[in-house]
Context: one part of a larger RNA
RNA sequence: UGACGGGGGCCCGCACAAGCGGUGGAGCAUGUGGUUUAAUUCGAUGAUACGCGAGGAACCUUACCAGGGUUUGACAUCUACCUGACCCCCCGAGAGAUCGGGGUUCUCUUCGGAGUUGGUAGGCAGGUGCUGCAUGGCUGUCGUCAGCUCGUGUCGUGAGAUGUUGGGUUAAGUCCCGCAACGAGCGCAACCCCUAUUCUCUGUUGCCAUCAGGUAAUGCUGGGAACUCAGAAAAAACUGCCGCCGAAAGGCGGAGGAAGGUGGGGAUGACGUCAAGUCCUCAUGGCCCUUAUGUCCUGGGCUACACACGUGCUACAAUGGAUGGUACAAAGGGACGCCAAACCGCGAGGUGGAGCCAAUCCCAAAAAACCAUCCUCAGUUCGAAUUGAAGUCUGAAACCCGACUUCAUGAAGUUGGAAUCGCUAGUAAUCGUAUAUCAGAACGAUACGGUGAAUACGUUCCCGGGCAUUGUACA
Numbered sequence: 001u002g003a004c005g006g007g008g009g010c011c012c013g014c015a016c017a018a019g020c021g022g023u024g025g026a027g028c029a030u031g032u033g034g035u036u037u038a039a040u041u042c043g044a045u046g047a048u049a050c051g052c053g054a055g056g057a058a059c060c061u062u063a064c065c066a067g068g069g070u071u072u073g074a075c076a077u078c079u080a081c082c083u084g085a086c087c088c089c090c091c092g093a094g095a096g097a098u099c100g101g102g103g104u105u106c107u108c109u110u111c112g113g114a115g116u117u118g119g120u121a122g123g124c125a126g127g128u129g130c131u132g133c134a135u136g137g138c139u140g141u142c143g144u145c146a147g148c149u150c151g152u153g154u155c156g157u158g159a160g161a162u163g164u165u166g167g168g169u170u171a172a173g174u175c176c177c178g179c180a181a182c183g184a185g186c187g188c189a190a191c192c193c194c195u196a197u198u199c200u201c202u203g204u205u206g207c208c209a210u211c212a213g214g215u216a217a218u219g220c221u222g223g224g225a226a227c228u229c230a231g232a233a234a235a236a237a238c239u240g241c242c243g244c245c246g247a248a249a250g251g252c253g254g255a256g257g258a259a260g261g262u263g264g265g266g267a268u269g270a271c272g273u274c275a276a277g278u279c280c281u282c283a284u285g286g287c288c289c290u291u292a293u294g295u296c297c298u299g300g301g302c303u304a305c306a307c308a309c310g311u312g313c314u315a316c317a318a319u320g321g322a323u324g325g326u327a328c329a330a331a332g333g334g335a336c337g338c339c340a341a342a343c344c345g346c347g348a349g350g351u352g353g354a355g356c357c358a359a360u361c362c363c364a365a366a367a368a369a370c371c372a373u374c375c376u377c378a379g380u381u382c383g384a385a386u387u388g389a390a391g392u393c394u395g396a397a398a399c400c401c402g403a404c405u406u407c408a409u410g411a412a413g414u415u416g417g418a419a420u421c422g423c424u425a426g427u428a429a430u431c432g433u434a435u436a437u438c439a440g441a442a443c444g445a446u447a448c449g450g451u452g453a454a455u456a457c458g459u460u461c462c463c464g465g466g467c468a469u470u471g472u473a474c475a
């Protein structure tokens, strides 16, 4: 100087407390461990692994296993020699890769050759093989915590100290005052994006107040530029104003205002820590393989199943279930696409073909509210697993191993032990919608809106962190 302390002091955080809803019990989905297996490819493992890499394993992917092939190679480039083709089409063998046979059959040229195809030979290719403890890049974490440093000066023999400590204040090393310090840098804040209000401008595909026409009905039509909205440019918030407290910084209250003290969200992550993670994104040193640890194909596996754990979904019901009619979003996507009306089917879906390269057309809401039903707590008109049968769709192909539909079947489950998690407002809870990936395949992920709470006395305690201080046989 640090680190540590079941040392004391000050302060903060959904850290506790106050509340609301979960997990832990059940069934299923999914990931992991373990076990099994020819293989169940590999990585990730306290917080910081476990719906993680994977934003989507039937084949492919695919790295694993079995079998069948191949060796200048699936891919790149160069040299030498040979060849005139290659592609394409047909026949046969085969699980296919591939092998055999047949047909068709090069271009330019200064005639030296050049381009190009295949073959042979050789330099070489190739490796998701090892090392993340050789590395780059990228990432997690402490932590969006308020810290981390430097120059000059001064002090100390020196390691170092000072500044950065002290008194206040702040979300903040934020600012003020003081001070052997004076300044500065990286962080904080602001500048950026979205959102809340208003003005101006522009009105189509959006809008419809006024006027007119028209319909069974509808901005449907003429028209309008008010309103909503779209999107460009501005304004607005600064403790600016008032009162109280204060030396100041600032704090508390009030006014006005759409918004009040960082208005609400996001992006943004200092010096560093964990030899943290990744050689299987990519790049790369070294080592290793080179008729194989490369590469092609068929089939299988990654989907196994006495079990254990994590993350979720659905429930256990009446604030509910079932039936019917009826209403209101936002943000997205759409040409190998989204697919309307109409018709067929109980339904998944099929037929059909209008419109739309989309503020125009389409995908396209649910909970809620209303009316009637169950009729009182039951394993039920709760719950849906499982199983049987019949189907639909995608795709060469749904056996291993897809999703969905209909009929039948109707398991566990009556609110969950110890323990443990999230959340402070348009939040929790609850309800649906969309997208990426994608032929098909979400209860996951990422976005979007609808309905919409309770509680916070407070900082004694648990956990994590910051500051100064103290002790130390630690570095």
Base pairs, nucleotide, nucleotide: 001475002474003472004471005470007469009467010466011465012464013463015459016458019423020422021421022420023419026314027313028312029311030310031309032308033307034305035304042053043052064300065299066298067297068296069295070294073124077123078122079121080120081119082118084116088103089102090101091100092099093098106115107114108113126289127288129287130286131285135283136282137278138277139276140274142272147186148185149184150183151182152181153162154161155160166177167176168175192266193265194264195263197235198234200232201231202230203229207224208223211222212221213220238260241254242253243252244251245250316416320374321373323372324371325370332363333362334361337356338355342351343350344349382413387408388407389406390405391404392403393402429451430450431449432448433447434446435445